[in-house]
Molecule: transfer RNA
Organism: Deltaproteobacteria bacterium CG11_big_fil_rev_8_21_14_0_20_45_16
RNA sequence: GCACCCGUAGCUCAGUUGGAUAGAGCACAUGCCUACGAAGCAUGGGGUCGGGCGUUCGAAUCGCUCCGGGUGCG
Numbered sequence: 001g002c003a004c005c006c007g008u009a010g011c012u013c014a015g016u017u018g019g020a021u022a023g024a025g026c027a028c029a030u031g032c033c034u035a036c037g038a039a040g041c042a043u044g045g046g047g048u049c050g051g052g053c054g055u056u057c058g059a060a061u062c063g064c065u066c067c068g069g070g071u072g073c074g
Stems, first nucleotide, its partner, number of pairs: 001073007010026004019057001028044005050066005
């Protein structure tokens, strides 16, 4: 330098035939339980989906570009 893959909550990820309020598990907070914890149960906070532009009535999802990470080739 070229090709391909990935980037969504603090962490690991799902969602990629474009559609109706963006989700799960773990973690965290509060409450219940307990002599106190752990475990368990209930509730809750937290992300506008790596940045920008575009297409569209509508974009996490499609296109372009940039950034970061990974693999292969030279």